Annotation
Predicted 3D model of a 97-nucleotide RNA (THF (Tetrahydrofolate) riboswitch aptamer) from uncultured Lachnospira sp. Taxonomically the source falls in Lachnospira (Bacteria, Clostridia, Lachnospirales, Lachnospiraceae).
[in-house]
RNA sequence: GCAGAGUAGGAUUGUGUGCGUUAAGUGCCAGAUGAACAGGGAGUUGUCAUUCGGACGAAAAGUAUUAGCUUGCGGUACAUGAUUCGCAUCCCGCUGC
Numbered sequence: 001g002c003a004g005a006g007u008a009g010g011a012u013u014g015u016g017u018g019c020g021u022u023a024a025g026u027g028c029c030a031g032a033u034g035a036a037c038a039g040g041g042a043g044u045u046g047u048c049a050u051u052c053g054g055a056c057g058a059a060a061a062g063u064a065u066u067a068g069c070u071u072g073c074g075g076u077a078c079a080u081g082a083u084u085c086g087c088a089u090c091c092c093g094c095u096g097c
Base pairs, nucleotide, nucleotide: 001097002096003095004094009085010084011083012082013081014080015079016078017077018076019074020073021072028054029053031051032050033049034048035047039092040091041090042089060071061070062069063068
């Protein structure tokens, strides 16, 4: 000098257990606070979490008979498997030549 590896995490999907279906949650917009970002350092206008406000907004059915059960529905929560993407960026390090 050239080439390469590796994280957190994201997306899709399978399974399990829940929550809601008397509408919470999800998604959208805005504010505040905080956190993480490959082995080391720095780190955003990017990411995530918490909180607050605003707009929008839904699928129930069967059985049963008052307690539930079953099948659905929800851009639903968590756990786990598979596939896939993967440090904004900068410096150093690591592996091979």